[in-house]
Model confidence (mean pLDDT): 86 of 100. The part of an RNA shown here (large-subunit ribosomal RNA, domain IV) has 363 nucleotides and comes from Candidatus Azoamicus ciliaticola.

Context: one part of a larger RNA
RNA sequence: CUCGGGUGAAGGAACUCGGCAAAAUGGCACUGUAAUUUCGAGAGAAAGUGCGCCACUUUUAGUUAGUUUUCUAGCAAAAUGAAGCUUAAAGUGGUUGAAAAUACCAGGUGGCUGCGACUGUUUAAUAAAAACACAGCACUCUGCAAACUCGCAAGAGGACGUAUAGAGUGUGACGCCUGCCCGGUGCCGGAAGGUUAAUUGAUGUGGUUAACUUCUUUUUAUAGAAGUGAAGCUAUUGAUAGAAGCCCCGGUAAACGGCGGCCGUAACUAUAACGGUCCUAAGGUAGCGAAAUUCCUUGUCGGGUAAGUUCCGACCUGCACGAAUGGCGUAACGAUGGCCAUACUGUCUCCACCCGAGACUCA
Numbered sequence: 001c002u003c004g005g006g007u008g009a010a011g012g013a014a015c016u017c018g019g020c021a022a023a024a025u026g027g028c029a030c031u032g033u034a035a036u037u038u039c040g041a042g043a044g045a046a047a048g049u050g051c052g053c054c055a056c057u058u059u060u061a062g063u064u065a066g067u068u069u070u071c072u073a074g075c076a077a078a079a080u081g082a083a084g085c086u087u088a089a090a091g092u093g094g095u096u097g098a099a100a101a102u103a104c105c106a107g108g109u110g111g112c113u114g115c116g117a118c119u120g121u122u123u124a125a126u127a128a129a130a131a132c133a134c135a136g137c138a139c140u141c142u143g144c145a146a147a148c149u150c151g152c153a154a155g156a157g158g159a160c161g162u163a164u165a166g167a168g169u170g171u172g173a174c175g176c177c178u179g180c181c182c183g184g185u186g187c188c189g190g191a192a193g194g195u196u197a198a199u200u201g202a203u204g205u206g207g208u209u210a211a212c213u214u215c216u217u218u219u220u221a222u223a224g225a226a227g228u229g230a231a232g233c234u235a236u237u238g239a240u241a242g243a244a245g246c247c248c249c250g251g252u253a254a255a256c257g258g259c260g261g262c263c264g265u266a267a268c269u270a271u272a273a274c275g276g277u278c279c280u281a282a283g284g285u286a287g288c289g290a291a292a293u294u295c296c297u298u299g300u301c302g303g304g305u306a307a308g309u310u311c312c313g314a315c316c317u318g319c320a321c322g323a324a325u326g327g328c329g330u331a332a333c334g335a336u337g338g339c340c341a342u343a344c345u346g347u348c349u350c351c352a353c354c355c356g357a358g359a360c361u362c363a
Stems, first nucleotide, its partner, number of pairs: 001358008010349002014347001019344001027051005036041001038173001052095008061086003066080001068079003071074001096100001108342007115334002120132002136171007148157003174329004179259003184256002186252005193247003199241001204236005211228006260278005287321001288318001299315005
């Protein structure tokens, strides 16, 4: 010096990111107990008093000889119940120690506030939380051979259930509530018109050529060349008809989502209930607001401190809150975040000593 313990003058968080760690509190009985509250709670709130041992007295409860009574009349049951023993409390007196819940064991407490209602779950081995779940709420799908899921299929789950059921999605107890927008995207409904696949195959065209015309050759027959060209075959063209979908029409936001700008105006000034104008599908309602959201910002004011970038209460200029991607409250709860107070202390001013184990040196 390191590690594990112990004690400490005066001060008492001045330490530090932060009271981290330590100290303190601690049991039982009795007294007493605030705001708030969903009346359950909060609450062991807080704050206090008593506690050993001995004697005596009073009481508590059990056991029980015996007596008496009741009765279904007995070898049964019930009631009553002395002494002794056991039991648990109270009172009075005495007594020991510094100290009587004497060791071990064994809540610190209070106040304000954010978040999440709660118990629960989670990153086995750096995260336990404000994340997940949750009861409750809402929307959508599903009529049973259900929807949905697994499987190539057979088949299975759903379910030996049947819309008070099952599946999916979002929100997340409870209280008060949940505004406006259907233009875009999605979903649902509609079917008049437009577009439109396979399929259908009208028409036209090309190739081929029976036949015909002309020319050439040959005594004739014939042969050759050029042209026209039916039917058929073949190559192509693709009229017409043709579903859903899309276009189109309507609905739907606890579907995905969205929820403006500029200018002027009141008897000081300031501000603007009011007016004008442009744009939009509609221009953010209630509530909340420098917030787990506020950049500027340590905003400004108030509180707490001698002094407070944090905290609490307000203001509103919301860079960039806002209503089930839920908004705002909320008792209880939390190994949850922030702040304050009290008690307490070697956390510190400022370190010292003691008991052990190491490190180190020597053997």
Description:
Taxonomically the source falls in Candidatus Azoamicus (Bacteria, Pseudomonadota, Gammaproteobacteria, Candidatus Azoamicaceae).